Two RNAs folded together computationally: RNase P RNA and transfer RNA, 430 nucleotides in total. Rfam match: Bacterial RNase P class A. It is annotated as a ribozyme. Model confidence (mean pLDDT): 77 of 100.
[in-house]
RNA sequence: UAAGUUAGCCAGACAGUCGCCGUCACAUUUUAUUGGGUAAUUAGUUACCGAAUAAAACAAGCAGGCCCCUGUGGUCUCCUUGGUGAGGGAGGAAAGUCCGGGCUGCAUAGAGCAGGAUGGCGGCUAACAGCCGCCCGCCGUGAGGCGAGGAAUAGGGCCACAGAGACGAGUAUACCGAAAGGUGGACGUGAAACGCGGUAACCUCCAUCUGCAGCAAGACCAAAUAGACUGGCUUAGGCGUUGCUCGCGCUGUCAGUGGGUAGGUUGCUUGAGUGCACAAGUAAUUGUGCAUCUAGAUGAAUGACUGUCAUCCUUUACAGGUUACAGAACCCGGCUUAUCGGCUAACUUAUUUC
RNA sequence: GCCCUCGUAGCUCAGUGGAUAGAGCAUCCCCCUCCUAAGGGGAGGGUCACACGUUCGAUUCGUGUCGGGGGCACCA
Numbered sequence: 001u002a003a004g005u006u007a008g009c010c011a012g013a014c015a016g017u018c019g020c021c022g023u024c025a026c027a028u029u030u031u032a033u034u035g036g037g038u039a040a041u042u043a044g045u046u047a048c049c050g051a052a053u054a055a056a057a058c059a060a061g062c063a064g065g066c067c068c069c070u071g072u073g074g075u076c077u078c079c080u081u082g083g084u085g086a087g088g089g090a091g092g093a094a095a096g097u098c099c100g101g102g103c104u105g106c107a108u109a110g111a112g113c114a115g116g117a118u119g120g121c122g123g124c125u126a127a128c129a130g131c132c133g134c135c136c137g138c139c140g141u142g143a144g145g146c147g148a149g150g151a152a153u154a155g156g157g158c159c160a161c162a163g164a165g166a167c168g169a170g171u172a173u174a175c176c177g178a179a180a181g182g183u184g185g186a187c188g189u190g191a192a193a194c195g196c197g198g199u200a201a202c203c204u205c206c207a208u209c210u211g212c213a214g215c216a217a218g219a220c221c222a223a224a225u226a227g228a229c230u231g232g233c234u235u236a237g238g239c240g241u242u243g244c245u246c247g248c249g250c251u252g253u254c255a256g257u258g259g260g261u262a263g264g265u266u267g268c269u270u271g272a273g274u275g276c277a278c279a280a281g282u283a284a285u286u287g288u289g290c291a292u293c294u295a296g297a298u299g300a301a302u303g304a305c306u307g308u309c310a311u312c313c314u315u316u317a318c319a320g321g322u323u324a325c326a327g328a329a330c331c332c333g334g335c336u337u338a339u340c341g342g343c344u345a346a347c348u349u350a351u352u353u354c
Numbered sequence: 355g356c357c358c359u360c361g362u363a364g365c366u367c368a369g370u371g372g373a374u375a376g377a378g379c380a381u382c383c384c385c386c387u388c389c390u391a392a393g394g395g396g397a398g399g400g401u402c403a404c405a406c407g408u409u410c411g412a413u414u415c416g417u418g419u420c421g422g423g424g425g426c427a428c429c430a
Base pairs, nucleotide, nucleotide: 001350002349003348004347005346006345007344008343009342010341012309013308014307015306016305017304018303020089021088023086024085025084026083028057029056030055031054032053033052034051036049037048038047039046040045058082059081060080061079063077064076065075066074067073068071091325095336096335098334099333100332101331102330103214104213105212106211110246111245112244113243115210116209117208118207119206120134121133122132123131124130135149136147137146138145139144150205151204155203156202157199158198159197167195168194174183175182176181218266219265220264221263228257229256230255231254232253233252237251238250239249240248259429260428261427273292274291275290276289277288278287279286280285310323312321313320314319355426356425357424358423359422360421361420364379365378366377367376372410381397382396383395384394385393403419404418405417406416407415
């Protein structure tokens, strides 16, 4: 210098203008309607609080007219506006929903079978199919990468073509024999050839783990009606989340058709959280101390424009273009997949120079 | 958001891991007919959605990705 390997990080920056969604503080009044919360209740409602919409008053502003005392005046009409301020607002994958856990309900989830998952050895963790260390096998010149990596002497199945023969036996040559036959068994074929054959991402066996569902879970309030019709089961059955048996719980229950409401509150975001330092450990990881708070929407916010700078590309220049993948929806740990470009560290190979 | 399911010819579907992946309809050619339909014969048409793996061998087995389809609340 070129080509790579592994690990990690960033995901354009700043300013201005206009918007969107939550939170907090302050801010004009009245009336009506709608829906919400709290309290009381004589069960009809009532009071208070805050929200949206409409109207009126009031305030501010632009424009125009009138008056006279010609001013920083008064008054009238139309139109417009009625909030202001502070602080916060997507990701490394928010994605796929592939594993695992929290949380919630089903008996503070119980027993057995079936089923499912995992599979070298040891460790980490709340847990895992994840991660770390070591061994073995394969790939790569190498740094490194990949591996469902237990058992074929428990048993069953399968092994196309080729080959005599695919586990049942047995070809050629040779030897014995009159023959039938017996002994013994190459070369070759093939993934595998008689050898404890190959195959368990075929069934299976062994070991370990494993109940089911999911925030449209679950809880509370409100509104509304035809507690209608049909069918199954009937005192033993039915249902209670896959399947079977038991146990437990409820009991006129389940399914379908038809009917009604499709609104609000909660769950909801402070958590196995994040950053830094130190210590233990080869490491994954753990402990201690300090600091810090960082979205909670629901017809679903998190944006747009302009300027300057930055990245890369084209161009002699002016200038123009480009800046990825992609958008939270109960939360977390992983895996996988998508991703323009840039940076850092360690290492490998080749070439050149000293 | 959550759960389930499917992908094979233009369409609808078959296909125990075994060598050229099939069927019906559709398309094209020939025969039959005066012509068409029906009928008969023949041909073409496939990334078995894609990628990686297990295996001697994959449409089939496993994993991942992509795409399509379906279902869900409450009351009584």